[in-house]
RNA sequence: CCUGAAACAGGGCAAACCCGUUGAAAAGCGGGGACGCAAAGUCACCGGCCUACCGCCAAUCGCCCGACGAUCGGCCACGGCAGCGGGACCGCCAGA
Numbered sequence: 001c002c003u004g005a006a007a008c009a010g011g012g013c014a015a016a017c018c019c020g021u022u023g024a025a026a027a028g029c030g031g032g033g034a035c036g037c038a039a040a041g042u043c044a045c046c047g048g049c050c051u052a053c054c055g056c057c058a059a060u061c062g063c064c065c066g067a068c069g070a071u072c073g074g075c076c077a078c079g080g081c082a083g084c085g086g087g088a089c090c091g092c093c094a095g096a
Base pairs, nucleotide, nucleotide: 002095003094004093012037013036017032018031019030020029021028022027035083041089042088043087045086046085047084048081049080050079055075056074057073059071060070061069062068063066
């Protein structure tokens, strides 16, 4: 540096769901719990997916008629997902 996940050693991680907590949400974190995982270790660089606080647009309503307020809808990532795929970095065992 390459290949594999059959075996060996040490073992590791933890989906759904429940509780607590942070967050507008998606989701994160801690505990419980195991569907699965040979990178289910790390990184949002590319594609994809999720969310939409703020902001922008439109409608309706209200009033003190405005660069106003409320409600509803649409758009938007600057927020996320590494257990969606690609890529980068690093690593256990075995083989060459």

c-di-GMP-I riboswitch aptamer from a Rhodocyclaceae bacterium, 96 nucleotides, folded computationally.
The source organism's lineage runs through Bacteria, Pseudomonadati, Pseudomonadota, Betaproteobacteria and Rhodocyclaceae.
The sequence was found by an Rfam model in a public genome assembly.
Rfam family: c-di-GMP-I riboswitch aptamer. From the family's description: GEMM was predicted in a large-scale screen for bacterial structured RNA regulatory elements.
The coordinates come from a structure-prediction model, not an experiment, and the mean pLDDT is 84.